Molecule: c-di-GMP-I riboswitch aptamer
Organism: Bacillota bacterium
RNA sequence: CGCCGUCCAUGGCAAACCCGUCGCGAGACGGGGACGCAAAGCCACCGGACUCCAUGCGAGUCAGCGGGGUUGCCGGU
Numbered sequence: 001c002g003c004c005g006u007c008c009a010u011g012g013c014a015a016a017c018c019c020g021u022c023g024c025g026a027g028a029c030g031g032g033g034a035c036g037c038a039a040a041g042c043c044a045c046c047g048g049a050c051u052c053c054a055u056g057c058g059a060g061u062c063a064g065c066g067g068g069g070u071u072g073c074c075g076g077u
Stems, first nucleotide, its partner, number of pairs: 002077004012037002017032006035064001041070003045067003048062005053056001
C1' cells in the first nucleotide's frame, strides 16, 4: 500500500416505540430506549423511495435502500 472482517483491544453509533420541541408534510433535533451497524462518520453526484403545491427548468426529505466520492479505529492476510 492492496484485499478482507473469522478472532482481539479501546471505544463509537442507535431501528422500532415513548416523551418534548420544530416543520404544511416527508422528516429533523433533544431525552429515554436498543433492532441492528466496520464506516449506521461525512457528501444528495447517479439510481431509488418519499413529501408539499403555486404542477415546473418548482421546492424539499431519506447517507439505517443501492452505487459513487472522501476521511478513518482495531485485527487478519